[in-house]
Description:
The RNA shown here (transfer RNA) has 74 nucleotides and comes from an uncultured Mycoplasmatota bacterium. Its Rfam family is "tRNA". Rfam's curators write: Transfer RNA (tRNA) molecules are approximately 80 nucleotides in length. Rfam classes the family as a transfer RNA. It was read from a public genome assembly. Its mean pLDDT, the model's own confidence on a scale to 100, is 80.
RNA sequence: GGCGAUGUAGCUCAGUUGGCUAGAGCAUCCGGUUCAUACCCGGCAGGUCGGAAGUUCGAAUCUUCUCGUCGCUA
Numbered sequence: 001g002g003c004g005a006u007g008u009a010g011c012u013c014a015g016u017u018g019g020c021u022a023g024a025g026c027a028u029c030c031g032g033u034u035c036a037u038a039c040c041c042g043g044c045a046g047g048u049c050g051g052a053a054g055u056u057c058g059a060a061u062c063u064u065c066u067c068g069u070c071g072c073u074a
Stems, first nucleotide, its partner, number of pairs: 001073007010026004019057001029043004050066005
């Protein structure tokens, strides 16, 4: 250089080939429980879906460019 995969919450991931308000588990925090801690139970918060542009009434999802990571190859 060429080809391919991947990027969504602090971490691990889902999102059914465009359509309510973007979700789960764990962690953090708050509360319950306990003499207390842990376990357990309940709840809140946390995201401009890597970035930019385009198509569309509507984009995490489609298209283009670009950045990061990984793999194959010369």